[in-house]
RNA sequence: AUCAAGACCGGCAGAGGGAUAGGCCCGAUGACGCCGGGGCAACCACCAGGGACGCAAGUCCGUGGCACGGUGCCAACUCCUACGGGGACGUCAGUCCGCCGGAAGAU
Numbered sequence: 001a002u003c004a005a006g007a008c009c010g011g012c013a014g015a016g017g018g019a020u021a022g023g024c025c026c027g028a029u030g031a032c033g034c035c036g037g038g039g040c041a042a043c044c045a046c047c048a049g050g051g052a053c054g055c056a057a058g059u060c061c062g063u064g065g066c067a068c069g070g071u072g073c074c075a076a077c078u079c080c081u082a083c084g085g086g087g088a089c090g091u092c093a094g095u096c097c098g099c100c101g102g103a104a105g106a107u
Stems, first nucleotide, its partner, number of pairs: 001107003008037005016026003020082004038074003043070002046065003050061004078104001083101003086097004
């Protein structure tokens, strides 16, 4: 900085898995995991060109390309909520919202 987009087959194995809690889901029509292959994606690298600053060397900013280099990812928004606020409805118990911010997490 970004996180509402995108991307699945085969083999092995066999019971839980989605961190926790509550929900809600996935799962013997084989989940989760491991291996192989396939794919998605421009974070880094690389290439092209632009702007700002600078005497210069260069630094910074944003744009396009690139998936053959390095990472990452391929159920559900980071599955939802958790802290604070806003809004709608209300039988005043509460229910709801692609609402806003924060925290945590992932890259």
The RNA shown here (SAM riboswitch aptamer (S box leader)) has 107 nucleotides and comes from uncultured Arenimonas sp. The sequence is in RNAcentral, with records from MGnify. Rfam family: SAM riboswitch aptamer (S box leader). About the family: The SAM riboswitch is found upstream of a number of genes which code for proteins involved in methionine or cysteine biosynthesis in Gram-positive bacteria. The SAM riboswitch acts at the level of transcription termination control. The predicted structure consists of a complex stem-loop region followed by a single stem loop terminator region. An alternative and mutually exclusive form involves bases in the 3' segment of helix 1 with those in the 5' region of helix 5 to form a structure termed the anti-terminator form. This entry represents the conserved core of the complex structure involving helices 1-4. The organism belongs to Arenimonas, within Bacteria.